[in-house]
RNA sequence: AACUCAUCCAGAGAGAGGGAGGGACUGACCCGGUGAACUCUCGGCAACCGCUUAUUUAAGAUGUAAGCCAGGUGCCAAUUUCAGAAGCAUCGAUAUGCUAUAGAUGGGAA
Numbered sequence: 001a002a003c004u005c006a007u008c009c010a011g012a013g014a015g016a017g018g019g020a021g022g023g024a025c026u027g028a029c030c031c032g033g034u035g036a037a038c039u040c041u042c043g044g045c046a047a048c049c050g051c052u053u054a055u056u057u058a059a060g061a062u063g064u065a066a067g068c069c070a071g072g073u074g075c076c077a078a079u080u081u082c083a084g085a086a087g088c089a090u091c092g093a094u095a096u097g098c099u100a101u102a103g104a105u106g107g108g109a110a
Stems, first nucleotide, its partner, number of pairs: 003108006013042005021031003025084004043076003048072002050068006080102001086099005
């Protein structure tokens, strides 16, 4: 890399360096010399891994609910920015919703 499971309408930025790109891809639409990517420093967000309690059970495991922690990741414009290859449902239709796909992050396994 590929595989598997969960989540993705919440939340959270300043400084220094840098110097033209960035928002995965395609289209749209945005962000960007009033300074993009990237690097560093400091700060912040939050509960995937962790802990506690209650409950579930004969017990353990597991599940559920509540709370705690910033150590490991992650993240800090816009719903994953919106739409996009497929299917289903509703509707007279435009369309809307759901699932799947794609992507991101984490856990597992290897």
The RNA shown here (SAM riboswitch aptamer (S box leader)) has 110 nucleotides and comes from Natronobacillus azotifigens. The prediction has a mean pLDDT of 77. The organism belongs to Natronobacillus, within Bacteria.